[in-house]
RNA sequence: GGCGAAGUGGCGGAACUGGCAGACGCACCAGACUCAAAAUCUGGCGAACCUUACGGUUCGUGUGGGUUCGACCCCCACCUUCGCCA
Numbered sequence: 001g002g003c004g005a006a007g008u009g010g011c012g013g014a015a016c017u018g019g020c021a022g023a024c025g026c027a028c029c030a031g032a033c034u035c036a037a038a039a040u041c042u043g044g045c046g047a048a049c050c051u052u053a054c055g056g057u058u059c060g061u062g063u064g065g066g067u068u069c070g071a072c073c074c075c076c077a078c079c080u081u082c083g084c085c086a
Stems, first nucleotide, its partner, number of pairs: 001085007010026003019069001028044005046059005062078005
C1' cells in the first nucleotide's frame, strides 16, 4: 500500500427485511429479609433541559456528511482495533 472484519450504557452483549434503540446478563443504587452481613427477592439504573412533584421534551449506536416519511441497519469520507495479502 491492497482486501476484509469489528466499534451500541460503567462492562459484556442483543436488535440485520430500513419501522418503539438499548432486550438479557454483570456491576451499581434503593427497599425487603437478617442481630449484622452474605445469599435470595422486589424496584431502579444513557445525557441535557423543563417541572414543587408526578411527569414531559429533545438528543443519543466510533466521527462527520448523504439517501429516505423514517437509518445501529443503505451510500461516501475519516478515526481506532484485529486478521489476511504484498
Background: A computed fold for an 86-nucleotide RNA from Arcobacter sp., annotated as transfer RNA. Rfam family: tRNA. It is annotated as a transfer RNA. It was read from a public genome assembly.